RNAcentral holds the full RNA, with entries from ENA. The part of an RNA shown here (large-subunit ribosomal RNA, domain IV) has 361 nucleotides and comes from an Actinomycetota bacterium. Lineage of the source: Bacteria > Bacillati > Actinomycetota.
Context: one part of a larger RNA
């Protein structure tokens, strides 16, 4: 000096990012428990009092109840008492200890706010959580050989189900509630027009060629036009699907949800009024927020003394309404912030018990 454990004057969180660890509490029994509240809860709320043995006394009472008795619808039947068995107080009265739930085991507790409704699941080995699920809510497909999946295929799951069913997508208890945009992008309708593949058409246009002409010949042939029929290349109009132009619905589909000036009899400020632009300009609630940059915004609360915590305010750099808004009782080994109990967390360390280390062997 390091682990693990034990005690500790006065204080009592004055340690620290944080009361991290540790100390408070504990169990039974009684008495009493408060906002809130989905009337279940919240509660073991919170805060109080009693417990040991021995006498009355295994008393009072309470279960169970054989045997015995009484009914009788006759039975594993009803009813009544009792013995045994068991549970077992109140209250007096006394007795012992420092201590009586005597040891082990064995809740700290309140208030107020985030976020999540709850019980649950998650990163075997650094994160358990506000992260997933989750009832419950919508939308969208699916008419059955569903639809989707998985397979090359046979086949098989969906389902031995059938729309109060099944599949997918998104919110996520419950309450109130969910405004406005369909220009864009994406589904989901129509089908008149235009655009449009392959194909079908083939106008017509090329190349080969008998084969007919003309020129020039050393008569052997050479060059030029023109050219059937097969062959063969190329090829206009015109006919033609979905698709996409086009029309129109659809946001709890993907997503979006403005700017500038002005203007009231102090002053500020703008119900009001002009322009612009947009598809449409952000409703209801909430708002310095798990969102706020300027910020420790400013007012209030709580402290002597508060970048945090609550309660407003609104100037929302940059919420906001099924990528849900907003509240909520009950749940949390979740976060934040106060208060009480209680402590070596600290002022500030001291001693004891075991165990390392370390000295000497």
């Nucleotide at each position: 000096c390091c682990c693990u454990g034990g005690u500790u004057a006065a204080g009592g969180a004055a340690c620290u990012c944080g009361g991290c660890a540790a100390a408070u509490u504990g169990c039974c029994c009684c008495c009493g428990u408060a906002a809130c509240u989905u009337c279940g809860g919240g509660a073991g709320a919170a805060g109080g009092g009693g417990g040991a043995c021995c006498a009355c006394g295994g008393u009072a009472g309470g279960g169970u109840g054989a045997a015995g008795g009484a009914c009788c619808u006759c039975g594993c039947g009803u009813c009544c008492c009792u013995a045994g068995c068991u549970c077992g107080a109140u209250g007096u009265g006394g007795u012992g200890g420092c201590a009586c739930a005597g040891a082990c085991c064995a809740g700290g507790c309140c208030c107020a706010a985030g976020c999540g409704a709850c019980u649950g699941u998650u990163u075997a080995c650094u994160a358990a959580a506000a992260a997933c699920a989750c009832a419950g809510g919508u939308c969208c497909g699916u008419g059955c050989u569903a639809a989707g999946u998985c397979g090359c295929a046979a086949g098989a799951c969906g389902a031995c189900g059938u729309a109060u069913a099944c599949g997918g997508a998104c919110u996520g208890a419950c309450g109130c509630c969910u405004g406005c945009c369909c220009g864009g992008u994406g589904c989901c309708g129509g089908a008149a027009c235009g655009u449009u593949a392959a194909g079908g058409g083939g106008a017509g246009g090329g190349g080969u060629c008998a084969g007919c002409u003309u020129c020039c010949u050393u008569c052997g042939g050479g060059g030029g036009g023109c050219g059937a029929a097969g062959c063969u290349c190329c090829g206009a109009a015109c006919c033609u699907a979905a698709g996409c132009g086009c029309c129109g619905g659809u946001a709890a589909a993907c997503g979006g949800c403005g700017g500038c000036c002005g203007u009231a009899a102090c002053u500020a400020u703008a119900a009001c009024g002009g322009u612009c632009c947009u598809a449409a300009g952000g409703u209801a609630g909430c708002g310095a927020a798990a969102u706020u940059c300027c910020u420790u915004g400013u007012c209030g609360g709580g402290u002597a003394a508060g970048u945090u915590c609550c309660g407003a305010c609104c100037u929302g750099c940059a919420c906001g309404a099924a990528u849900g808004g907003c509240g909520u009782a009950a749940c949390g080994a979740c976060u934040u912030g106060g208060g009480c109990a209680c402590u070596g967390u600290c002022u500030c360390a001291a001693c004891c018990a075991g165990g390392g280390a370390c000295u000497c062997g």